[in-house]
Molecule: Glycine riboswitch aptamer
Organism: Paenibacillus psychroresistens
RNA sequence: AUGAUGGUUUAGGGAGAGAUUGCGGGUACAUUUUUUUGUAUUACGCAACGCCGAAGGAGUAAGCAGCAAUGUGAAUCUCUCAGGCAAAAGGACCUUUGCUGGACG
Numbered sequence: 001a002u003g004a005u006g007g008u009u010u011a012g013g014g015a016g017a018g019a020u021u022g023c024g025g026g027u028a029c030a031u032u033u034u035u036u037u038g039u040a041u042u043a044c045g046c047a048a049c050g051c052c053g054a055a056g057g058a059g060u061a062a063g064c065a066g067c068a069a070u071g072u073g074a075a076u077c078u079c080u081c082a083g084g085c086a087a088a089a090g091g092a093c094c095u096u097u098g099c100u101g102g103a104c105g
Stems, first nucleotide, its partner, number of pairs: 006100003011095003018049001020048005025042006050085003056081001057079003063072003
């Protein structure tokens, strides 16, 4: 002095699926025998059914090792535990800004 994989970071883009239903609480309005009842609303709580896959998690082929058993073995595939199903947030991944690092030459 070149500056790879990787880690971290700045900015941008970024899909899918019920604004479902019920009960309770709060709030507002109306009503009332002013202890009541009804309607609406709610980033609240619980439950029910239906769905989504691109945080995370789990499973797995070929191959490799092994006499074998078996081990290892990737994902945007599969499963939906978790998460999510108006907006917001999140979001794999892509591009990008620095920092770190020091493979290779």